[in-house]
């Protein structure tokens, strides 16, 4: 980097360093930021994917712990974008739901 698969409306921040951007990309919107952005370091926390323990039972389900491997700690993946259905209004839009696209993370494979 590519493929497969599961999840993504819950949860959880302080200090140091740094010095102007950040919220993946594009457009639009809306936010965060000199009362200090990104990045990096330390400590803490959240969660429970892998792994671990127990059970039922058959390769799955349930329960538990949080010492290990990851991940995460503003706003739903911040919101919209493409399609379908429903509803409202005179138009074209607005709202809701579902699906898709893209992305993130885990596990596995190449």
């Nucleotide at each position: 980097c590519u493929c497969u698969u599961a999840u993504c409306c819950a949860g959880a921040g302080a200090g140091g360093u740094g010095g102007a951007g950040g919220g993946a990309u594009a457009u639009g919107g809306c936010c965060c930021g000199a009362u200090g952005a990104a990045g990096c370091c330390u400590c803490a926390g959240c969660a429970a994917c892998c792994g671990c323990a127990g059970g039922c039972a058959u390769u799955g389900c349930c329960u538990g712990a949080a010492a290990g491997g990851u991940g995460c700690u503003a706003a739903u993946u911040c919101c919209a974008u493409c399609a379908a259905a429903g509803c409202g209004c005179a138009g074209g839009c607005g709202c809701u739901u579902u699906g898709g696209c893209a992305g993130a993370u885990g596990a596995g494979a190449g």